[in-house]
RNA sequence: CGAGUCCGCUAUGCAGUCGCUGUUACUGCCUUUGCGUAGUAAUGGAGGAAAGUCCGGGCUCCACAGGGCAGAGUGCCAGGUAACGCCUGGGCGGCGCGAGCCGACGGAAAGUGCAGCAGAAAGGAAACCGCCUAAGCGGCCCACGGGCCGACGGCAAGGGUGAAAAGGUGCGGUAAGAGCGCACCGCGUGGCUGGCAACAGUCCAUGGCGACGGUAAACCCCACUCGGAGCAAGGCCAAAUAGGAGUCCAGGGGUGUGGCCCGCACCGGACUCGGGUAGGCUGCUUGAGGUCCGCGGUGACGCGGAUCCCAGAGGAAUGGCUGCACGCGACAGAACCCGGCUUACAGGCGGACUCGAACA
Numbered sequence: 001c002g003a004g005u006c007c008g009c010u011a012u013g014c015a016g017u018c019g020c021u022g023u024u025a026c027u028g029c030c031u032u033u034g035c036g037u038a039g040u041a042a043u044g045g046a047g048g049a050a051a052g053u054c055c056g057g058g059c060u061c062c063a064c065a066g067g068g069c070a071g072a073g074u075g076c077c078a079g080g081u082a083a084c085g086c087c088u089g090g091g092c093g094g095c096g097c098g099a100g101c102c103g104a105c106g107g108a109a110a111g112u113g114c115a116g117c118a119g120a121a122a123g124g125a126a127a128c129c130g131c132c133u134a135a136g137c138g139g140c141c142c143a144c145g146g147g148c149c150g151a152c153g154g155c156a157a158g159g160g161u162g163a164a165a166a167g168g169u170g171c172g173g174u175a176a177g178a179g180c181g182c183a184c185c186g187c188g189u190g191g192c193u194g195g196c197a198a199c200a201g202u203c204c205a206u207g208g209c210g211a212c213g214g215u216a217a218a219c220c221c222c223a224c225u226c227g228g229a230g231c232a233a234g235g236c237c238a239a240a241u242a243g244g245a246g247u248c249c250a251g252g253g254g255u256g257u258g259g260c261c262c263g264c265a266c267c268g269g270a271c272u273c274g275g276g277u278a279g280g281c282u283g284c285u286u287g288a289g290g291u292c293c294g295c296g297g298u299g300a301c302g303c304g305g306a307u308c309c310c311a312g313a314g315g316a317a318u319g320g321c322u323g324c325a326c327g328c329g330a331c332a333g334a335a336c337c338c339g340g341c342u343u344a345c346a347g348g349c350g351g352a353c354u355c356g357a358a359c360a
Base pairs, nucleotide, nucleotide: 001356002355003354004353005352006351007350008349009348010347012325013324014323015322016321017320018319020045021044022043023042024041025040026039027038028037029036030034047331051342052341054340055339056338057337058336059230060229061228062227071226072225073224074223075222076090077089078088079087080086091105092103093102094101095100106221107220111219112218113215114214128159129158130155131154132153137150138149139148140147141146167185168184169183170182171181172180186209187207188206189205190204191203192201193200194199234282235281236280237279244273245272246271247270248269249268253267254266255265256264257263289308290307291306292305293304294303295302296301326329
């Protein structure tokens, strides 16, 4: 210098001016003295994703003795955490020369199922082309010693099909062949060693290896986790109208029943009470919180100290205009809160590292 990998930060800035909204203080207003309304001043006012609403939790209400079934989810190991499907470290597999990146990564020796096309044969399977003719078999010849041909016999090395054809290479062996035998490599099983474990080993023993093929984001099996609904949760205050309960007016009146009385049923007014609707208040932002320092840990993270208060609306604020600067500004707007994941995104800044070339 070129090409890359990983991590972190930033997200137009400054000034003026007019607004919107929360809080605090002060002042004014009133048939409502309430933090009600108006004004003034000070001060706070979107994001790294506020998004998707996909996981996990807090909080609230409902349900709940305990256990099981069903259903859903998770799935190598260890750790972190309030918890997780997240994160960290490690293992294994794959990709990359490398820095690094990616992986639903338990079980196929419990059972069931599935595998298009091609191909001879696709599960405890096979011979299309091909190779062979030793033995046995069939045919022909014979000088009777044998010779030649063949598949309805033997083989699975080579060709061909396929994602996959059942270890690989070499030597021996054979009629031709084949773990048929042997050596090395690979693989299985048992042990030993290392590691908390997943797992690993240049270690030991053993098995010729059609043992144990693939598929579980197919059913299934195993292990673990999971009660439901969500701030329109929930709590408080509380009109008008209608309905309810109680007391009184009232040992009264009216209506019905009845021939009449008693009795029974219904009807009125006033006051009080409680539930609930409209409406209002609350829940609401001090929190698994931010920043800095120290300590422990490889790390995620934890512990301790100091310090800070940083939106809280309810038709829903965070905006308009002017000037200056530059690289001319992407994706995008809180609604109970928090931890993640995923997705969107112009430009800029910083750090660590890898590969290549050249120079010293």

Bacterial RNase P class A from Salicola sp. Rm-C-2C1-2, 360 nucleotides, folded computationally. Its mean pLDDT, the model's own confidence on a scale to 100, is 77. Rfam family: Bacterial RNase P class A. The family's RNA type in Rfam is ribozyme. A source record names the gene rnpB. The organism belongs to Salicola, within Bacteria.